[in-house]
Context: one part of a larger RNA
RNA sequence: GAUGAACGCUGGCGGCGUGCCUAACACAUGCAAGUCGAACGGGAAAAUUUGAGUUUACUCAAAUUAACUAGUGGCGGACGGGUGAGUAACAUGUGGGUAAUCUGCCCUUGGGAGAGGAACAACUUUGAGAAAUCAAAGCUAAUACCUCAUGAGCUUAUGGUGCAGCAUUGUACUGUAAGGAAAGGAGAAAUCCGCCGAAGGAUGAGCCCGCAGCUGAUUAGCUAGUAGGAGAGAUAAAAGCUCCCCUAGGCGACGAUCAGUAGCCGAUCUGAGAGGAUGAACGGCCACAUUGGGACUGAGACACGGCCCAAACUCCUACGGGAGGCAGCAGUGGGGAAUAUUGCACAAUGGGGGAAACCCUGAUGCAGCAACGCCGCGUGAAGGAAGAAGGGAUUCGUCUCGUAAACUUCUAUCGCCAAGGAAGAAAAAAAUGACGGUACUUGGAGAAGAAGCCCCGGCUAACUACGUGCCAGCAGCCGCGGUAAUACGUAGGGGGCAAGCGUUAUCC
Numbered sequence: 001g002a003u004g005a006a007c008g009c010u011g012g013c014g015g016c017g018u019g020c021c022u023a024a025c026a027c028a029u030g031c032a033a034g035u036c037g038a039a040c041g042g043g044a045a046a047a048u049u050u051g052a053g054u055u056u057a058c059u060c061a062a063a064u065u066a067a068c069u070a071g072u073g074g075c076g077g078a079c080g081g082g083u084g085a086g087u088a089a090c091a092u093g094u095g096g097g098u099a100a101u102c103u104g105c106c107c108u109u110g111g112g113a114g115a116g117g118a119a120c121a122a123c124u125u126u127g128a129g130a131a132a133u134c135a136a137a138g139c140u141a142a143u144a145c146c147u148c149a150u151g152a153g154c155u156u157a158u159g160g161u162g163c164a165g166c167a168u169u170g171u172a173c174u175g176u177a178a179g180g181a182a183a184g185g186a187g188a189a190a191u192c193c194g195c196c197g198a199a200g201g202a203u204g205a206g207c208c209c210g211c212a213g214c215u216g217a218u219u220a221g222c223u224a225g226u227a228g229g230a231g232a233g234a235u236a237a238a239a240g241c242u243c244c245c246c247u248a249g250g251c252g253a254c255g256a257u258c259a260g261u262a263g264c265c266g267a268u269c270u271g272a273g274a275g276g277a278u279g280a281a282c283g284g285c286c287a288c289a290u291u292g293g294g295a296c297u298g299a300g301a302c303a304c305g306g307c308c309c310a311a312a313c314u315c316c317u318a319c320g321g322g323a324g325g326c327a328g329c330a331g332u333g334g335g336g337a338a339u340a341u342u343g344c345a346c347a348a349u350g351g352g353g354g355a356a357a358c359c360c361u362g363a364u365g366c367a368g369c370a371a372c373g374c375c376g377c378g379u380g381a382a383g384g385a386a387g388a389a390g391g392g393a394u395u396c397g398u399c400u401c402g403u404a405a406a407c408u409u410c411u412a413u414c415g416c417c418a419a420g421g422a423a424g425a426a427a428a429a430a431a432u433g434a435c436g437g438u439a440c441u442u443g444g445a446g447a448a449g450a451a452g453c454c455c456c457g458g459c460u461a462a463c464u465a466c467g468u469g470c471c472a473g474c475a476g477c478c479g480c481g482g483u484a485a486u487a488c489g490u491a492g493g494g495g496g497c498a499a500g501c502g503u504u505a506u507c508c
Base pairs, nucleotide, nucleotide: 001507002506003505005504006503007502008501009500012377013376014375015374016373017372018370019369020335025333026332027331029330030329031328034075035074036073039072040071042069043068046065047064048063049062050061051060052059053058082288083287084286092212093211094210095209096208097207098206101205102204106201107200108199109198111196112195114148115147116146117145123138124137125136126135127134128133154179155178156177157176158175159174160173161172162171163170164169184193185192186191214260215259216258221251222250223249226248227247228246229245231243232242233241263285264284265283266282267278268277269276270275290311291310292309293308294307313324314323315322316321341367343366344365345364349363350361351360352359353358380410381409382408383407390401391400392399393398414449416444417443418442419441420440424435452497453496454495455494456493457478458477459476463492464491465490466489467488473480474479
């Protein structure tokens, strides 16, 4: 000098930040991922019209419109948010490679959408169960599923030519054979939104490589899918990634293996720098989601608020069986020296869905709590001496607190009261603000409401008195205290910093 700090004493205001460093301990409760009825069948409040019954009024039937909607279907739940357990690793950083790859939505280009079919939910009926839920029979729609057709380009196999390169090859044109697509919706229409296959782009991702960044040799040898080869399988894709066979290799004092510790970086702190230390917040990457394992779906996951299995724990149970996962936001218990509200709003920014209206969004924007940090401001200003009173010291003369106070004059930052009152809101207008009657402006009253903490032997700025008497105590180091202690305690005075000041811990 610094801190995500804590503790002691003290505490006026504002702005901007920051706030479980410990138990990746266990979690009550609420919320945190939905949306689309313009994909689909059904249900349907309500309204309107018509008809019938009928005393107003109501009832019934039919039709139309239709908010809303469990289910099928689509897109999104792989983003956003959290945590740092694991990991010494191609995890990260940096520079390359991919002629070994994929990429939903988006953009561009040029093509296509013909014909049919069978179901399953919902629903109805029945049954089982305490429940969770399940079973059977029957009916039905689609942008759900299946078959056929067409198919430039595409895929596979195999040829030809040109160009290029990096060995396998890449690319452009071209030949043969085989294979494989599609979906409709809204609208009066125009048209719009979608669908299928292809090429290019953009974005995102996978894989590989060079180099770099901890400690220990009181860890010296380690290794059988181990190292390599030919083949096959798997994958979007190269590869012992996996498997059969063959060879016997591979790594290591330039530190293998083992052990310990640890998420990495941009950065942050310090330092003149070199360096050292750190990796909170913010940003990038990685890993994880009670523990361990597994795959499914999908463009993308081996998936925090999805599925299955095992384990521990908790809960419900009719004992047969079920349910759960806060390292999301709040909040609770526990641990701890220690870390906040079960708040408001989608107004803005952004995200998901939708043609849109709009819906969802504990992302986010805000508010609350905390001197936890940084910065700013205030607690008054000027005048005021026969130097009041009072306190302290005293050689009793006086000295000091001290222009300090009182008193006079003035001012009004902050706070208080009152009035007005935003920007943030955007495409022509209208509407739309959580924050918030906030910021800000004006007026009013009145010095009123606002100072402490540490230190005073030397280092180190600042001294006297009394008490105590190696006691009580102080102390960062040297050291003070045994009867005049500037070092202990108290008082007066002084010094330093100041809404803080000291102490402790840690880093340079």

Model confidence (mean pLDDT): 85 of 100. Predicted 3D model of a 508-nucleotide part of an RNA (small-subunit ribosomal RNA, 5' domain) from an uncultured bacterium. Its Rfam family is "Bacterial small subunit ribosomal RNA". Rfam links the family to the GO terms ribosome and structural constituent of ribosome.